[in-house]
Molecule: FMN riboswitch aptamer (RFN element)
Organism: uncultured Lawsonibacter sp.
RNA sequence: UGUCUUCAGGGCGGGGUGCAAUUCCCCACUGGCGGUAUAGUCCGCGACCGGAGGGUCCCCCCUCCGCUGACUCGGUGCAACUCCGGGACCAACGGUAUAGUCCGGAUGGAAGAAGAUG
Numbered sequence: 001u002g003u004c005u006u007c008a009g010g011g012c013g014g015g016g017u018g019c020a021a022u023u024c025c026c027c028a029c030u031g032g033c034g035g036u037a038u039a040g041u042c043c044g045c046g047a048c049c050g051g052a053g054g055g056u057c058c059c060c061c062c063u064c065c066g067c068u069g070a071c072u073c074g075g076u077g078c079a080a081c082u083c084c085g086g087g088a089c090c091a092a093c094g095g096u097a098u099a100g101u102c103c104g105g106a107u108g109g110a111a112g113a114a115g116a117u118g
Stems, first nucleotide, its partner, number of pairs: 001118007013027004028101002030091002032045004040089002049066007071087005093104003
């Protein structure tokens, strides 16, 4: 460095209101990948979404561009927005009584991880 294989996202339990809510209200629960002193909230990436170009058009695929949520205080330490303690906050699109947790696109795609082989 080429080819191939496998893997690669978690969470609504209890109560209340209501004709109807795992969607509202109270409590609860979850946290992709790489980097860095161990990170959902730092830096970068993926996914979702929008656009342009290309593969003869649709479907579909490829490339590129854009978009892309949220943290503070105290302690320890050489070093931590990552550890310990306190208190906060965030979570695409479509469906449905308003959804991070249900159903769906998705038996999909993918950051990447591991392995085989030349």